[in-house]
Context: one part of a larger RNA
RNA sequence: CAAUGUUGAAGGAACUCGGCAAAUUACCUCCGUAACUUCGGGAAAAGGAGGGCCUUUUUUUAAACAAUAAAAAGGUGACACAAAAUAGGGGGUGGCGACUGUUUAUUAAAAACACAGCACUCUGCUAAGUGGCAACACCAAGUAUAGGGUGUGACGCCUGCCCGGUGCUGGAAACUUAAGGGGAAGGGUGAAACUCCUUAUCGCUUUGCUAACGCAAAGCGUUAGGGAGAGGAGCUCAAAACUUAAGGCCCAGUAAACGGCGGCCGUAAUCCUGACGGUCCUAAGGUAGCGAAAUUCCUUGGCACCUAAUUAGUGUCCUGCAUGAAUGGCGUCACGACUGCCCCACUGUCUCCAACAUUGACUCA
Numbered sequence: 001c002a003a004u005g006u007u008g009a010a011g012g013a014a015c016u017c018g019g020c021a022a023a024u025u026a027c028c029u030c031c032g033u034a035a036c037u038u039c040g041g042g043a044a045a046a047g048g049a050g051g052g053c054c055u056u057u058u059u060u061u062a063a064a065c066a067a068u069a070a071a072a073a074g075g076u077g078a079c080a081c082a083a084a085a086u087a088g089g090g091g092g093u094g095g096c097g098a099c100u101g102u103u104u105a106u107u108a109a110a111a112a113c114a115c116a117g118c119a120c121u122c123u124g125c126u127a128a129g130u131g132g133c134a135a136c137a138c139c140a141a142g143u144a145u146a147g148g149g150u151g152u153g154a155c156g157c158c159u160g161c162c163c164g165g166u167g168c169u170g171g172a173a174a175c176u177u178a179a180g181g182g183g184a185a186g187g188g189u190g191a192a193a194c195u196c197c198u199u200a201u202c203g204c205u206u207u208g209c210u211a212a213c214g215c216a217a218a219g220c221g222u223u224a225g226g227g228a229g230a231g232g233a234g235c236u237c238a239a240a241a242c243u244u245a246a247g248g249c250c251c252a253g254u255a256a257a258c259g260g261c262g263g264c265c266g267u268a269a270u271c272c273u274g275a276c277g278g279u280c281c282u283a284a285g286g287u288a289g290c291g292a293a294a295u296u297c298c299u300u301g302g303c304a305c306c307u308a309a310u311u312a313g314u315g316u317c318c319u320g321c322a323u324g325a326a327u328g329g330c331g332u333c334a335c336g337a338c339u340g341c342c343c344c345a346c347u348g349u350c351u352c353c354a355a356c357a358u359u360g361a362c363u364c365a
Stems, first nucleotide, its partner, number of pairs: 001360008010351002014349001019346001027051005036041001038154001052076008077081001089344007096336002101113002117152007129138003155331004160261003165258002167254005175248002180243002186237004194229007202221008262280005289323001290320001301317005
């Protein structure tokens, strides 16, 4: 110096973000116990008194005794009698969440999740939904007082207006619309046959030359090869009209579906305010409630209370930057290792530290 304990004059939260930590309280019997309340609670509320040991008497039980438990009276020792250990501090007032529960195993236990209750929606059974490629399985050996999904979250009082947008449900004449069906008109290719050109062979005719055989030229035809053209069938390419579902468009409904819920100007016998009027826009312009709030920027808002002094807290006001109704609104008994504020008790938290015990650290061996 540190850790773990014990004690402390006077004060008693002045400490600190905050009474964190510590202290107080603690058991049994008797007395007594408020607001509020869903009449169950709240409640061990709060706040008090007694407590050892001995003697006697009485009661308890019993046929009687013993044992147990209790009451009354008297006595008696100690600093201390629930003699050690174990063993609630209490009250007031807000916020949030009704409650018991659940959760980030290893920095968060909560106001988060869940919850009973409420509502909407889907599902008629081979159910909807879910898992699986499928067979099949769960749901469920259930059957709408059932099962799935979503939201809200006990209870009390309630839950306003908007269907224009998005979604969902229903409707359906026209319009739009896929694959498929359909196949007009067109293109490509296209053997043989056909037409033309060309090469070769052969035959015939005419002309010329030759005494003759024959030779040369032209024309016509046959056969074979090559090239070009046009093109029916077939094959193939692309394809119009026409036909055609859901959906879309369109028409309705639906907000405890997703969501949304205005502005400007004037106006009353001082002033102020504006019940009232005008006007623009909208699908409709925020109703009941609550409100500087777990939401209020300005802001430490104004007023009141609490304090000697309070950006905190409570009540009230409303000028709601940017509250508001199952994205639930507002209350609310009980409950909470939740969170804000105040009071009593209590204390080494502090003024302001000190001593002691044990174990380390440290020094020496």
The part of an RNA shown here (large-subunit ribosomal RNA, domain IV) has 365 nucleotides and comes from Lobosphaera incisa. The organism belongs to Lobosphaera, within Eukaryota. Its mean pLDDT, the model's own confidence on a scale to 100, is 85.